Transfer RNA from Candidatus Ryanbacteria bacterium RIFCSPHIGHO2_02_FULL_48_12, 82 nucleotides, folded computationally.
The prediction has a mean pLDDT of 81.
It was read from a public genome assembly.
Rfam family: tRNA. Gene Ontology term of the family: triplet codon-amino acid adaptor activity. It is annotated as a transfer RNA.
RNA sequence: GCCCGGGUGGCGUAAUUGGUAGCCGCGAUCGACUUAAGAUCGAUUGCCGAAAGGCGUGUGGGUUCGAGUCCCACCUCGGGCA
Numbered sequence: 001g002c003c004c005g006g007g008u009g010g011c012g013u014a015a016u017u018g019g020u021a022g023c024c025g026c027g028a029u030c031g032a033c034u035u036a037a038g039a040u041c042g043a044u045u046g047c048c049g050a051a052a053g054g055c056g057u058g059u060g061g062g063u064u065c066g067a068g069u070c071c072c073a074c075c076u077c078g079g080g081c082a
Base pairs, nucleotide, nucleotide: 001081002080003079004078005077006076007075010026011025012024019065027045028044029043030042031041032040046055047054048053058074059073060072061071062070
């Protein structure tokens, strides 16, 4: 330099082939149980805002009524070729 694959909550992953982003697991917080803890069970768990509402899928653009998903460039991680 060229080719292939990946980047989504605090972490790991899903999103049915463009149609409500955040499923499931872990972790965390609060509660129940316990003398206490562990285990187990329940609730909550992205950001801004008083609310209404707005923003958020590596970054910046583009296509579209609508993009995590398609297109372009770049950043970054892994693999391959030279």